[in-house]
RNA sequence: GGCGACGUAGCUCAGUUGGUGAGAGUGCUCGACUCAUAAUCGAGAGGUCGUGGGUUCGAGUCCCACCGUCGCUA
Numbered sequence: 001g002g003c004g005a006c007g008u009a010g011c012u013c014a015g016u017u018g019g020u021g022a023g024a025g026u027g028c029u030c031g032a033c034u035c036a037u038a039a040u041c042g043a044g045a046g047g048u049c050g051u052g053g054g055u056u057c058g059a060g061u062c063c064c065a066c067c068g069u070c071g072c073u074a
Stems, first nucleotide, its partner, number of pairs: 001073007010026004019057001028044005050066005
């Protein structure tokens, strides 16, 4: 240099024929329980879905460019 995969909550990820509150586990905060802690239970906060454009009535999802990570290869 060429090709491919991936990028969504602090972390690990789901969401894969475009469609009507953007989610799960874990972590964090508060509360319940306990003499207390852990465990358990309940509630809550936290996201401009890598960046910028395009298509569309509508984009996490499709197209293009760029950035980053990983792999293959001359």

Transfer RNA from an Acidimicrobiales bacterium, 74 nucleotides, folded computationally. The coordinates come from a structure-prediction model, not an experiment, and the mean pLDDT is 83. It matches the Rfam family "tRNA".